This is a predicted structure of a 73-nucleotide RNA (transfer RNA) from a Bacteroidales bacterium.
RNA sequence: GGGGCAUUAGCUCAGUUGGCAGAGCGCUUGGUUCGCAAUCAAGAGGUCGAGGGUUCGACUCCCUUAUGCUCCA
Numbered sequence: 001g002g003g004g005c006a007u008u009a010g011c012u013c014a015g016u017u018g019g020c021a022g023a024g025c026g027c028u029u030g031g032u033u034c035g036c037a038a039u040c041a042a043g044a045g046g047u048c049g050a051g052g053g054u055u056c057g058a059c060u061c062c063c064u065u066a067u068g069c070u071c072c073a
Base pairs, nucleotide, nucleotide: 001072002071003070004069005068006067007066010025011024012023013022019056027043028042029041030040031039032038049065050064051063052062053061
């Protein structure tokens, strides 16, 4: 220098045939307990790495770019 993959909630990751953003764990509140743990119920938490384009509509398609991993030179 060139190619590929990953980037989504605090963490680990789903969701990519374009049409409401989700799960588990964690966190908060409440029930059960003398209390804790465990369990049950409810809830909060996201500009989907960044910028731009296409489209009625983009996490999803296109371009550029950042970080990490990897292959080639």
Its Rfam family is "tRNA". Rfam classes the family as a transfer RNA. Rfam links the family to the GO term triplet codon-amino acid adaptor activity. The prediction has a mean pLDDT of 83.